The part of an RNA shown here (small-subunit ribosomal RNA, 3' major domain) has 477 nucleotides and comes from an uncultured bacterium.
The full RNA is in RNAcentral, with records from ENA and SILVA.
Its Rfam family is "Bacterial small subunit ribosomal RNA".
Model confidence (mean pLDDT): 84 of 100.
Context: one part of a larger RNA
RNA sequence: UGACGGGGGCCCGCACAAGCGGUGGAGCAUGUGGUUUAAUUCGAUGCAACGCGAAGAACCUUACCUACCCUUGACAUCCCUAGAACCCUGCUGAGAGGUGGGGGUGCCUUUGGGAACUAGGAGACAGGUGCUGCAUGGCUGUCGUCAGCUCGUGUCGUGAGAUGUUGGGUUAAGUCCCGUAACGAGCGCAACCCUUGUACUUAGUUGCCAGCGCGAUAGGCGGGGACUCUAAGUAGACUGCCAGCGGAAAGCUGGAGGAAGGCGGGGACGACGUCAAGUCAUCAUGGCCCUUACGGGUAGGGCUACACACGUGCUACAAUGGGGCGAGACAAUGGGAAGCGACAGGGCGACCUGCAGCGGAUCCAGAAAGCGCCUCACAGUUCGGAUUGGAGUCUGCAACUCGACUCCAUGAAGUCGGAAUCGCUAGUAAUCGCAGAUCAGCAAUGCUGCGGUGAAUACGUUCCCGGGCCUUGUACA
Numbered sequence: 001u002g003a004c005g006g007g008g009g010c011c012c013g014c015a016c017a018a019g020c021g022g023u024g025g026a027g028c029a030u031g032u033g034g035u036u037u038a039a040u041u042c043g044a045u046g047c048a049a050c051g052c053g054a055a056g057a058a059c060c061u062u063a064c065c066u067a068c069c070c071u072u073g074a075c076a077u078c079c080c081u082a083g084a085a086c087c088c089u090g091c092u093g094a095g096a097g098g099u100g101g102g103g104g105u106g107c108c109u110u111u112g113g114g115a116a117c118u119a120g121g122a123g124a125c126a127g128g129u130g131c132u133g134c135a136u137g138g139c140u141g142u143c144g145u146c147a148g149c150u151c152g153u154g155u156c157g158u159g160a161g162a163u164g165u166u167g168g169g170u171u172a173a174g175u176c177c178c179g180u181a182a183c184g185a186g187c188g189c190a191a192c193c194c195u196u197g198u199a200c201u202u203a204g205u206u207g208c209c210a211g212c213g214c215g216a217u218a219g220g221c222g223g224g225g226a227c228u229c230u231a232a233g234u235a236g237a238c239u240g241c242c243a244g245c246g247g248a249a250a251g252c253u254g255g256a257g258g259a260a261g262g263c264g265g266g267g268a269c270g271a272c273g274u275c276a277a278g279u280c281a282u283c284a285u286g287g288c289c290c291u292u293a294c295g296g297g298u299a300g301g302g303c304u305a306c307a308c309a310c311g312u313g314c315u316a317c318a319a320u321g322g323g324g325c326g327a328g329a330c331a332a333u334g335g336g337a338a339g340c341g342a343c344a345g346g347g348c349g350a351c352c353u354g355c356a357g358c359g360g361a362u363c364c365a366g367a368a369a370g371c372g373c374c375u376c377a378c379a380g381u382u383c384g385g386a387u388u389g390g391a392g393u394c395u396g397c398a399a400c401u402c403g404a405c406u407c408c409a410u411g412a413a414g415u416c417g418g419a420a421u422c423g424c425u426a427g428u429a430a431u432c433g434c435a436g437a438u439c440a441g442c443a444a445u446g447c448u449g450c451g452g453u454g455a456a457u458a459c460g461u462u463c464c465c466g467g468g469c470c471u472u473g474u475a476c477a
Base pairs, nucleotide, nucleotide: 001477002476003474004473005472007471008470009469010468011467012466013465015461016460019424020423021422022421023420026315027314028313029312030311031310032309033308034306035305042053043052064301065300066299067298068297069296070295073125077124078123079121080120081119082118083117086103087102088101089100090099091098092097107114108113127290128289130288131287132286136284137283138279139278140277141275143273148187149186150185151184152183153182154163155162156161167178168177169176193267194266195265196264198235199234200233201232202231203230204229208224209223212222213221214220238261241255242254243253244252245251317417321376322375323374324373325372326371335364336363339358340357343354344353345352346351383414388409389408390407391406392405393404394403430453431452432451433450434449435448436447
């Protein structure tokens, strides 16, 4: 000087408390451990691994296993020889491959040949998702959006170093003020950026419709720019104003006006560093290793196994509910051409057939919870839907291992969950649906977004956890 303390002081954070909803019990989905296996490819492992890499494992992917094949190689550069390229086709084989037959002659040219491509050959070389993340770059997680981390000069100290950065206030903040052997400065904080909340200006189609006319009653047409909206610009919030507190400070409390008030809400943004944290399997790369194999191809299998254990979720256990019927209820984000597909017909249905519109503010396009009525009456039930049998639909070369969906039948566990444990402070939690990426299809209940309905509680900081500043002890560095 740090680090640590079941030392002290001050102060924060859904850290506790106060509340609301969960997890831990059940079934299923998914990831992991373990076990099994020819293989169940590899990585991630307290917080910060475990719906993680994977935003799509039937083949492919695929890195694993088995079998069958290749050896200048699937891919790059160079050399030689032959043939243009390329197309059709027989046999064999699970296929890769092996082995035959036929067609075809192009472009440039100094007629030697050349360019592109294919086949064969020799060797330099290719290739490796093989090892080392403890050799590395890059990227990332984490402490932590915590308020800190430093430097120049000066001063103090023999020196390590200190001072500044401590102190008194204040703040979300090393934020600002005052004091001060310090004076300044840098990286951080904040602001500048995006979005949302208000208004104005400009613009008016595909969007809108107040007044007017027509009308098939559909903003459909004429028309209109008012309104909604769209998307560009501008304004607006700064403790600016008033009162009190405070030191004539910084600032705090209340009030006015205002769409918004003291950081208005949300996002992007992550200091010096820590964890030899993670990644050699995104990529790049040193070293090491393999080279008829640790490289390459193909088929099939595996990654989907299952006594069990854990994490994350979905659905429930019901009556604030389930079921049925009804009424043109009411969104926002985003996507669409090998696509989205209205509408009509067929089918109980998944879906099929035909076809309109839409490269889309135009079409796809119908939100669900909600509202009204009826029923069920506390039961393993009209709760719950697992599991299993049968019959189908769709995608795809192909759904046996191993897809999703539909219909009929079947109707399991489960009556609110031990110790323990998680999230959340407002348009939040809870609850309801919608969209998208990946994608032929889909194991999505995941993830990322979007809107609808919409709470309760916070006395307080003693305690648990993490953190910041000052101080104290130390046999630790």